[in-house]
Context: one part of a larger RNA
Molecule: small-subunit ribosomal RNA, 5' domain
Organism: metagenome
RNA sequence: GAACGAACGCUGACGGCGUGGCUAAGACAUGCAAGUCGUACGAAUUUUCCAAUUGAGUAAUCGAGAGGAAAGUUAGUGGCGAAAGGGUGAGUAAUGCAUAGGUAACGUACCCUGAUCACUGGGAUAGCUACGGUCUUCGGACCUUUAGCGAAAGUGUAGGUAAUACCAGAUGAUAUCCGAGAAUCGAAUGGUUUUCGGAUCAAAGGCUUCGGCUGGAUUGGGAGCGACCUAUGUCGUAUCAGCUUGUUGGUGAGGUAACGGCUCACCAAGGCAACGACGCGUAGCGGGACUGAGAGGUUGACCCGCCACAUCGGGACUGAGACACUGCCCGGACCCCCACGGGGGGCUGCAGUAACGAAUAUUGCGCAAUGGACGAAAGUCUGACGCAGCAACGCCGUGUGUAGGAUGAAGCCCCUCGGGGUGUAAACUACUGUCAGGGUGAAGAAAGGCAGCUUCGGCUGUUUGAUCGAUCCCAAAGGAAGGCCCGGCUAACUUCGUGCCAGCAGCCGCGGUAAGACGAAGGGGCCAAGCGUUGUUC
Numbered sequence: 001g002a003a004c005g006a007a008c009g010c011u012g013a014c015g016g017c018g019u020g021g022c023u024a025a026g027a028c029a030u031g032c033a034a035g036u037c038g039u040a041c042g043a044a045u046u047u048u049c050c051a052a053u054u055g056a057g058u059a060a061u062c063g064a065g066a067g068g069a070a071a072g073u074u075a076g077u078g079g080c081g082a083a084a085g086g087g088u089g090a091g092u093a094a095u096g097c098a099u100a101g102g103u104a105a106c107g108u109a110c111c112c113u114g115a116u117c118a119c120u121g122g123g124a125u126a127g128c129u130a131c132g133g134u135c136u137u138c139g140g141a142c143c144u145u146u147a148g149c150g151a152a153a154g155u156g157u158a159g160g161u162a163a164u165a166c167c168a169g170a171u172g173a174u175a176u177c178c179g180a181g182a183a184u185c186g187a188a189u190g191g192u193u194u195u196c197g198g199a200u201c202a203a204a205g206g207c208u209u210c211g212g213c214u215g216g217a218u219u220g221g222g223a224g225c226g227a228c229c230u231a232u233g234u235c236g237u238a239u240c241a242g243c244u245u246g247u248u249g250g251u252g253a254g255g256u257a258a259c260g261g262c263u264c265a266c267c268a269a270g271g272c273a274a275c276g277a278c279g280c281g282u283a284g285c286g287g288g289a290c291u292g293a294g295a296g297g298u299u300g301a302c303c304c305g306c307c308a309c310a311u312c313g314g315g316a317c318u319g320a321g322a323c324a325c326u327g328c329c330c331g332g333a334c335c336c337c338c339a340c341g342g343g344g345g346g347c348u349g350c351a352g353u354a355a356c357g358a359a360u361a362u363u364g365c366g367c368a369a370u371g372g373a374c375g376a377a378a379g380u381c382u383g384a385c386g387c388a389g390c391a392a393c394g395c396c397g398u399g400u401g402u403a404g405g406a407u408g409a410a411g412c413c414c415c416u417c418g419g420g421g422u423g424u425a426a427a428c429u430a431c432u433g434u435c436a437g438g439g440u441g442a443a444g445a446a447a448g449g450c451a452g453c454u455u456c457g458g459c460u461g462u463u464u465g466a467u468c469g470a471u472c473c474c475a476a477a478g479g480a481a482g483g484c485c486c487g488g489c490u491a492a493c494u495u496c497g498u499g500c501c502a503g504c505a506g507c508c509g510c511g512g513u514a515a516g517a518c519g520a521a522g523g524g525g526c527c528a529a530g531c532g533u534u535g536u537u538c
Base pairs, nucleotide, nucleotide: 001538002537003536004535006534007533008532009531010530013398014397015396016395017394018393019391020390021356027353028352030351031350032349035080036079037078040077041076043074044073045072046071047070048069049068050067053064054063055062056061087309088308089307096234097233098232099231100230101229102228103227106226107225108224111222112221113220114219115218116217117216119169120168121167122166128159129158130157131156132143133142134141135140144147148155149154175200176199177198178197179196180195181194182193183192184191185190205214206213207212235281236280237279242272243271244270247269248268249267250266251265252264253263254262284306285305286304287303288299289298290297291296311332312331313330314329315328334345335344336343337342362388364387365386366385370384371382372381373380374379401431402430403429404428411422412421413420414419435479437474438473439472444468445467448463449462450461451460452459453458482527483526484525485524486523487508488507489506493522494521495520496519497518503510504509
């Protein structure tokens, strides 16, 4: 000098864009953060409409109403999602990351695309209903009061119902496996293409204006995503020198989507290491960031990619995918409820709380946009996200007025008492109107949705903004400047006070009676909505 996720002191006008728990991966009250589909399914219930039939009335009309239709709500079955998005950096020195390759050892729900298929049956189950006591002539009556059990969380028995839920059968190749063969590639186990035979495996419907739309099963290809392998690189320490028994390799078997000591049986005795094994300490890695002429040094906040973790430890289930942050089971610590029998919880999501600390924000608004889940769609959900709030925490921009105005007011300071400085500074005169304030609030951020028309290209109408917002009008110099420094380094000097005291100080050093170094004042210098100090890095 530069930099910072900074903090502290003094001061503080506005805007834009960013950034903001670095400490206790310590503990958490409360609310929200993952739902959605009625065009998969059966119910219950509400409203509206239609309505066989029917009550009252002389009639008009008023009322009841099996059943049907439409719309809505509720829990349930079923499907998809919940493995994404969001957070954090504890662990990890290699099961990670980075770069370059490989899989002739691999997987893939959803998406795009091609081919083929979708036949016939069946039994359940949730929802729902019932489940107190006494008497009984078995029809019911009565009693409390709504009743299986349980304080709750939850849960039992019986009856009974639906499906794109479940099960069985059929069909079936280009799929998989077995057997036999051909071509081609490869060093080879084998790969690719192909012929024949055998075996095995599937399905679901819904809506419709009857045109179709959408979904289902098997399979080929693609894209994207994932898994695994190899090489090289990846902090300190030798006051860590030897380490290793599933250890190193082989055969066989099991297991996996797949290779493999991944696991197991047997056999061999190997494998690693001063090019640093093993141990100990520290640490998420990279793109990048800061600094520097560069080489290098330092660093990994924000944003992006990868990894790991979700109170601590372990485990599997479901699934295309997890060993699963707001799923399940077991154990530990801690907290909460309890009728003492038992039960519930997990903010390293967004806000917020106490605690810790030098220190870090709102229990805000909205799904209008972008993106995501579900849905045919309308739409619903979305603390992702878009915005607003707080903080000079950072960078950038703007303002606090402009022009004129005296041999130069007053005040203050210095003085050789003549004068000098503050100083065109002020007053005063003439202007201007940025910003802040009051009013107005266009375009745009809107793509889309709905309705009608259509020559199927689109057109017309209508509707969707949390938030931001130009121009114009009003008013008025009014509301807007401080901080540090002035001995040398280092830009900037005098007077008074003090008297090795009080104090200053980054280094050298100042202060013991004229201190340009302490304190104050006047003056000056440097920066400026900041200025200084401290800390850290180069």